[in-house]
The RNA shown here (c-di-AMP riboswitch aptamer (ydaO/yuaA leader)) has 124 nucleotides and comes from a soil metagenome. Its mean pLDDT, the model's own confidence on a scale to 100, is 80. The RNAcentral record of the sequence draws on MGnify.
RNA sequence: GGCCUAACCCGGCGAGAGCCGAGGCGGGGGAACCAAACACCAGGGGUGUAUCCGCCAGGUGGCGGAGGGGCAGAUCUCUUUCAGCCCUAACCCGUCAGCUAACUCCGUAGGCCACUGGAAGAGG
Numbered sequence: 001g002g003c004c005u006a007a008c009c010c011g012g013c014g015a016g017a018g019c020c021g022a023g024g025c026g027g028g029g030g031a032a033c034c035a036a037a038c039a040c041c042a043g044g045g046g047u048g049u050a051u052c053c054g055c056c057a058g059g060u061g062g063c064g065g066a067g068g069g070g071c072a073g074a075u076c077u078c079u080u081u082c083a084g085c086c087c088u089a090a091c092c093c094g095u096c097a098g099c100u101a102a103c104u105c106c107g108u109a110g111g112c113c114a115c116u117g118g119a120a121g122a123g124g
Stems, first nucleotide, its partner, number of pairs: 001113004008023001010021004024108006034098001043096001044093004051066006067088005076123008
């Protein structure tokens, strides 16, 4: 100076670490209407792109494909598209939650420099 992300701005206290408040952004619960409604197996659900299928393995994994997500160095932002590169995790609730106005509760961390090239459009 930028990137992923909701994870940023401001004020107060504090030597600092940090704490508090507020705005912005993000998420959960929660009517009517609608949806669902039975049997068997199996509990079910949430944040997130992070799911599904096939093969191998038969120690939680490996490979491939589809789908999904991201990319700052010829401009400030956004959208579409082509190609290239990269990711497809992790965690939480605890037998409980469809949607959902009012209402209500919570988060505002962490990790990075993979610095991406072309075409079209819109705003400034």